[in-house]
Context: one part of a larger RNA
RNA sequence: AAUAAGUUAGGGAACUCGGCAAAAAAUCGGUCGUAACUUCGGGAUAAGACCUGCCAACGAAAGUUGGCCACAGCUAAAGUUUUUCCUCCAACUGUUUAACAAAAACAUAGGUCCGUGCUAAAGCCAAAAGCUGAUGUAUACGGGCUGAUGCCUGGCCAGUGUCGGAAGGUUAAUCUGAGAGGCGCAAGCUUCUUAGCCAAGCCCCGAUGAACGCCGGCAGUAACUAUAACUGUCCUAUGGUAGCGAAAUUCCUUGGCACAUGAGUAGUGUCCCGCACGAAUGGCAUAAUGAGGGGAAAUCUGUCCCAACUAUUAACCCGGUGAAUUUACAAAGGGAGUGAAGAUGCUCUCUACUUGCACCAAGACGAAAAGACCCUAUGAAGCUUUACUACAGGUUGUCGUUGUUUUGUGAUUUUAUCUGUUCAGCAUAGCUGGGAGACUCUGAAGUUAGAACGCUAGUUCUAAUGGAGUCGCCGUUGAGAUACCAGCCUGAUAUUGUUAUAAAACUAACUUGAGCUUACUAACUCAAGGACCGCGGCUGCCGGGUAGUUUAACUGGGGCGGUUGCCUCCUAAAUUGUAACGGAGGCGUCUAUAUGGUUGGCUUGCCUCGGAUGGAAAUCGAGGUUUAAAGUAUAAAAGCACAAGCCAGCUUGACUGCAAGACCUACAAGUCGAGCAGAUGCGAAAGCAGAGUUUAGUGAACCGAUGCGCACUUCGUGGAUGGCGCAAAGACCCACGGAUAAAAGUUACUCUAGGGAUAACAGGCUGAUCUUGCCCGAGCGUUCAUAGCGACGGCAAGGUUUGGCACCUCGAUGUCGGCUCGUCACUUCCUGGGGGUGAAGCAGCUCCCAAGGGUUUGUCUGUUCGCCAAUUAAAGUGGCACGCGAGCUGGGUUCAGAACGUCGUGAGACAGUUCGGUCUUUAUCUGGUGUGAGCGCGCGAAAUUUGAGGAAUCAGAUCUCUAGUACGAGAGGACCGAGAUCUACAUGCCUCUGGUGUGUCGGCUGUUCUGCCAAGAGCAUUGUCGAGUAGCUACGCAUGGUUAUGAUAACCGCUGAAAGCAUCUAAGCGGGAAACUGUUUCCAAGAUUAGAUUUCGUAGUACGCAAGUAUGAAAGGCUCCUAGAAGAUUACUAGGUAUAUAGGUCAUAGGUGUAAGGUCAGCAAUGAUCGCAGCCAAGUGAUACUAAUCAGCCAAA
Repeated sequence: AAUAAGUUAGGGAACUCGGCAAAAAAUCGGUCGUAACUUCGGGAUAAGACCUGCCAACGAAAGUUGGCCACAGCUAAAGUUUUUCCUCCAACUGUUUAACAAAAACAUAGGUCCGUGCUAAAGCCAAAAGCUGAUGUAUACGGGCUGAUGCCUGGCCAGUGUCGGAAGGUUAAUCUGAGAGGCGCAAGCUUCUUAGCCAAGCCCCGAUGAACGCCGGCAGUAACUAUAACUGUCCUAUGGUAGCGAAAUUCCUUGGCACAUGAGUAGUGUCCCGCACGAAUGGCAUAAUGAGGGGAAAUCUGUCCCAACUAUUAACCCGGUGAAUUUACAAAGGGAGUGAAGAUGCUCUCUACUUGCACCAAGACGAAAAGACCCUAUGAAGCUUUACUACAGGUUGUCGUUGUUUUGUGAUUUUAUCUGUUCAGCAUAGCUGGGAGACUCUGAAGUUAGAACGCUAGUUCUAAUGGAGUCGCCGUUGAGAUACCAGCCUGAUAUUGUUAUAAAACUAACUUGAGCUUACUAACUCAAGGACCGCGGCUGCCGGGUAGUUUAACUGGGGCGGUUGCCUCCUAAAUUGUAACGGAGGCGUCUAUAUGGUUGGCUUGCCUCGGAUGGAAAUCGAGGUUUAAAGUAUAAAAGCACAAGCCAGCUUGACUGCAAGACCUACAAGUCGAGCAGAUGCGAAAGCAGAGUUUAGUGAACCGAUGCGCACUUCGUGGAUGGCGCAAAGACCCACGGAUAAAAGUUACUCUAGGGAUAACAGGCUGAUCUUGCCCGAGCGUUCAUAGCGACGGCAAGGUUUGGCACCUCGAUGUCGGCUCGUCACUUCCUGGGGGUGAAGCAGCUCCCAAGGGUUUGUCUGUUCGCCAAUUAAAGUGGCACGCGAGCUGGGUUCAGAACGUCGUGAGACAGUUCGGUCUUUAUCUGGUGUGAGCGCGCGAAAUUUGAGGAAUCAGAUCUCUAGUACGAGAGGACCGAGAUCUACAUGCCUCUGGUGUGUCGGCUGUUCUGCCAAGAGCAUUGUCGAGUAGCUACGCAUGGUUAUGAUAACCGCUGAAAGCAUCUAAGCGGGAAACUGUUUCCAAGAUUAGAUUUCGUAGUACGCAAGUAUGAAAGGCUCCUAGAAGAUUACUAGGUAUAUAGGUCAUAGGUGUAAGGUCAGCAAUGAUCGCAGCCAAGUGAUACUAAUCAGCCAAA
């Protein structure tokens, strides 16, 4: 020092993040008395006040009356959450992260929405069988959201979801038809293409918010101003209603105002500019409830001012027993420097005899845990989703299991009958062919009735009537000419067959129930359903329900941003090449009516002058400038007037097959190319031409497809298919040498491997920024640059800010603030000394010297900081790992829970907010504080000392006198000097004042025991209460910082030259400060340089030539013993019988407060008296009664 306890004067939360902890209060009861609010039940034991013992009498009891004692009468223990007020959240009781979160989270009753009608509900488990739901049946069951109650719950259906709808579009398998190919003698099989029919789904149409969700902007306007009831306009699916509002939500922000306080980042009320409230992801209010969060008050206190004492345990010492962590090595110091940038180990230097024990924790970048933060990994895992791809599951159609009948509808087919209107034309002309005649009493024309069609003109048919003709050719019109016959087309009707589909019906597959039978889960009978369901094959759709994966790199950490291939220039250092998240720009084409080829020709731009409209600028002329200021398809660069620029003619060389040789180059690629062969264009020809004046305009393989070719292949042969060669097409494969045909997020629930190759803290380097100083001096300062300021600029220093860099540390260097303890610097806040002043005095301003000492307490906030209150001489600035967590705290930040606002579809996220949330470590070394031992100090001792060296102290204020003086018009008001008092600090002490005082005295209660009464003892925190000796203590008392000295700082001087003057300086001599030295106090000769002085002991024996050896032993000391105001142990001190060292005894101081016992009084409780008694720890004095006995050891030339 700690632990868990007791007590504490005065103050009473000043402590602190916070009354944490502690204290206090209390009720087994009684008598009274109880507010706001309220869901009328509560709140409530509200709060608050008073009583409480013992004895006697009476009484059934409650109790009443009287008496007695006391500081204190429920209280010894146990039990009992101090109370009140305001507010947030959650209604409540309840539940939860076993072991860091008990909450505002979960649950809850209540509300509401969705699903579910049952032989077999919906839902759930399962591969199925079979369970569950439920032996329940919509007042039931399942799911979602909200969360008692009260008042309420607004607008939006555009998006997403869900539900409904079915006309249309789209749409798989199956089926049907057609075409083509292949094989086959054929039947037929098969491949491909295509048309038709056809489901769910999607598109589409609607409904739906207590479904997921969402709920604007800009202007103007009122008779002061301000504001805007009002108006306009844009957008939208609709633009946030009621209520609330700086809130668990408000960034700015400590918002404004008010209350409360001396002072309020907190709290409450109010306002409303709501960054970013808002109505069942519920809004607002709310009595009661809460180990919930915040604030205030009363009481109370050691939380604090400011600490003290006591006792326990542990520690410490002794005896016994006996681990672990850790450990490269060990012969393990300080400072400065160096250095992988913070050294016990290197360099220099200083310091240091050897070695224990008890303590402290500053360092050993201490220990512990291959850092959890951060980054990296073509690492992992959990979770999410409109990432990708699958799979369950659901759903759709079709086929099979799968049968019968009827009706309707459609397709197709057979047969029959009809149908056909532009204009013109007599007229409703389907097409082609034949055709000059055809039909007619087997009844023509006409008429009547009816049916069908219809372009409203008419056509066809049937029946009746009628009783003999009608039509064509011709002609006309027209593209086409009609009678009649034949074959067809469009569409229609009827019919035959086939097929599809819809609606019904049936019963026999199949399913189920009951009965009867049984154990063969069969059969039979009845009933219900029924070709559905179910099951199986194929098929489309839905499908984070489940699974596997992906989700780039560069990067002055990562993320966000930017970039990723190609071309041009600069950087680039005169060949080439050359980096950066260096500085500038372009490309992903364009051109056939050429912007290509060739032949021939021409010269641009700008300026000046002249000239009709005509202007600065149109077109014309002259001159000037000329490596060109123009142009070049396009960026830039290099080129190009001999033109590569401009114009015109003719044209397609923007050709085919090749290629010596070079350039470039990791590879793969890329580039240039004379020349040869073929064919061609232009040119008279020489010649030129294999695109563009040159450098960008791009993409490897695989894959499938296309054209041409083949002498390849051919699973019996042929073919088909495939392959090969040549050519060309398909990539914003733009992350552009391209991982796949196919890919996004999140992790604070996280994990692994690594990294100081890479961030956050600290250190280092730097010093932009920052702080401080200096130079110059435009101006300000009435005048005057420099009393005091100082622009525009410039130069340094420092290493406290914000940064930059990424050098040590990621097999761990714990992070803000506070507390505790300091230490250093000085650029000085106060105190001290000085110069200047725009210094009268007082008070100031400024500069110089100066680091001795000092440098406050509170409200608010986690705060540092800051603001405020009250003081002060002053309330300094910084460093020390933003000093200090193996010293404390843990409020903040920074794990896991939860909520709000905001963002996100979501998982989740936020240098936004809010409530909650495990701080380990026995000290080996260094270092430090103490305390011993050993040895040394040239004989051994006992004392007394010197002081090299070191440490400590060093302060200030107020008042009085000088003196109301100097000064000043006055108001005011000193220096210098003298004294008194006080504050803070330090040291010591206990006489006083107090505290404590665990057995010193007394009071009191319960209980057990001493046989009982009486009296006592034990236990109950020392049981509790009242006092208190010694000791220890502060709040008490005393003392202290004084004075003389030396050398100085800034500064002030004397004398005085260099420099005949001047000058504090150069020689010389002075003054001058809390700083330095000394004085004062303490340690101190291990001061190894080991000092000095005084006193004591100095001496045998044996052996030996001697050195010496052995033995004895002096002065003195030790062991041992009695003790201590000394003490962890040791040590130290007092003593050890010749003795007061301790105990005892006696006396006494002092404490307590009148013992027991007896007597007396009283019924008793109790009182009085003997008697200021009895008892008493540590104090003082006396006294040998007891114990310090006996003995041993060390020790010198």